Context: one part of a larger RNA
RNA sequence: CUGAACGCUGGCGGCGUGGCUAAGACAUGCAAGUCGCACGGGGUGUAGCAAUACACCAGUGGCGGACGGGUGAGUAAUGAAUCGCUAACGUGCCCCGGACUCUGGGAUAGCCGUCCGAAAGGACGGGUAAUACCAGAUGAUAUGACCUUCAGGCAUCUGGAGGUUCUCAAAGGUCAGCCGGUCUGGGAGCGGGCGAUUUCGUAUCAGCUAGUUGGUGAGGUAACGGCUCACCAAGGCGACGACGCGUAGCCGGACUGAGAGGUUGGCCGGCCACAUCGGGACUGAGACACUGCCCGGACUCCUACGGGGGGCUGCAGUAACGAAUCUUCCCCAAUGGGCGCAAGCCUGAGGGAGCGACGCCGCGUGUAGGACGAAGUCCUUCGGGAUGUAAACUACUGUCAGGGGCAAUCAAGUUCUGAGGUGCCCCAGAGGAAGAGGCGGCUAACUCUGUGCCAGCAGCCGCGGUAAUACAGAGGCCUCGAGCGUUAGGC
Numbered sequence: 001c002u003g004a005a006c007g008c009u010g011g012c013g014g015c016g017u018g019g020c021u022a023a024g025a026c027a028u029g030c031a032a033g034u035c036g037c038a039c040g041g042g043g044u045g046u047a048g049c050a051a052u053a054c055a056c057c058a059g060u061g062g063c064g065g066a067c068g069g070g071u072g073a074g075u076a077a078u079g080a081a082u083c084g085c086u087a088a089c090g091u092g093c094c095c096c097g098g099a100c101u102c103u104g105g106g107a108u109a110g111c112c113g114u115c116c117g118a119a120a121g122g123a124c125g126g127g128u129a130a131u132a133c134c135a136g137a138u139g140a141u142a143u144g145a146c147c148u149u150c151a152g153g154c155a156u157c158u159g160g161a162g163g164u165u166c167u168c169a170a171a172g173g174u175c176a177g178c179c180g181g182u183c184u185g186g187g188a189g190c191g192g193g194c195g196a197u198u199u200c201g202u203a204u205c206a207g208c209u210a211g212u213u214g215g216u217g218a219g220g221u222a223a224c225g226g227c228u229c230a231c232c233a234a235g236g237c238g239a240c241g242a243c244g245c246g247u248a249g250c251c252g253g254a255c256u257g258a259g260a261g262g263u264u265g266g267c268c269g270g271c272c273a274c275a276u277c278g279g280g281a282c283u284g285a286g287a288c289a290c291u292g293c294c295c296g297g298a299c300u301c302c303u304a305c306g307g308g309g310g311g312c313u314g315c316a317g318u319a320a321c322g323a324a325u326c327u328u329c330c331c332c333a334a335u336g337g338g339c340g341c342a343a344g345c346c347u348g349a350g351g352g353a354g355c356g357a358c359g360c361c362g363c364g365u366g367u368a369g370g371a372c373g374a375a376g377u378c379c380u381u382c383g384g385g386a387u388g389u390a391a392a393c394u395a396c397u398g399u400c401a402g403g404g405g406c407a408a409u410c411a412a413g414u415u416c417u418g419a420g421g422u423g424c425c426c427c428a429g430a431g432g433a434a435g436a437g438g439c440g441g442c443u444a445a446c447u448c449u450g451u452g453c454c455a456g457c458a459g460c461c462g463c464g465g466u467a468a469u470a471c472a473g474a475g476g477c478c479u480c481g482a483g484c485g486u487u488a489g490g491c
Stems, first nucleotide, its partner, number of pairs: 001489002004487005011363006017356002019321001025318002028316003033063003038060002043056005070274003079199008089191003094187008102136004111126006142167001144165009172179003200246003207237003212234008249271004253264004276297005299310004327353001329352003335349001336347004366396004376387004400432001402427006409421002435480005440461003446475005456463002
């Protein structure tokens, strides 16, 4: 010093922090929705005589579900840190600039009807809309190819100007104010790729390697590349430790130390990896996708035995494991995120409260006076000494906890919006609040009694066999103090 645990003890508050073990298994609830200003419809409710308006519901469509949140299993390099490169690349939403937004078409869910199934769900027929889908038109400063010319770089190349040619667009909604759509240039932010250096132990691991190393061509990708494939060559790595085995997420940092160094990576921040185990792709700007899809395995649940469902390493919570780690709480008021023109909706992100002395910090358990000094207890040379101003008693005070009242503030946005928190004033009353370890030396603090190498103590040296300052009890004392010790671990 600690994410601690254990023993004894325990008054209050603030700020932190809390499954280190079984990346073992999970009951239940919640954790990702939103848009009616994209679209057609449905029924119900409210107001109204009605037209109509509003609210609600499933579906098509759009955006979001790749963020946020969790964990550390794997990973010794496909990772991380630092410094560079990408003239070998991508980018939805956002910002700036330019141009455009024309003409048509056929479906389909919802819905209706019939039917199958225990369910999950599904089949057939009819019919409908769109910012869903498709065709055509227009189109260049954009893409590719070729020619001329200028400039630059790092080999391949890149950029500017001119010319020819090829290819590709769109969607409307509300309303008159906006919100959108398409193509294109640039930006911001974010991401992909490459290189260099550094990154634990082991040589009782010394040789390793067949897509292996390189080339040509092709495929694939946003992009370079053996990334993949065909053919050709025989290379490539290694005592500056290859290959193997073990261990491990990495860093900013943290602890310790005068420093050098050693140890470590919990909370917070960045990066990586994973999401029951293994594999795969689809969609998409972005995934090989924690609460999407498919296949296989294990486990588990439902079943009418034909067949189906599930994945807390999200927040709480359960049993299990373990020395050991919390509430199935409140709120979207604030910050932030998604959707929406907005109102708003959603948000176990987040903000709060709860539990635990787990840690740090602050406060209290009273203050002043009060005897040559009560009682009790302990010691005693029996004279006395100690506990000890300690108590009693007297006079006060009012922190915290308790009761009551008022007010501002977290609200940014003059109004409105507070889950929860806070400040000030008043009342009563010493009342409700002290323990733990130690006292042979190291090491601060000594006597009596009991015990008699017994019972026991102990970190080391060592104590105990009849006067034990070392065991046990008591009185006294020492050190810390809502803590004190012990154990484990780091320096």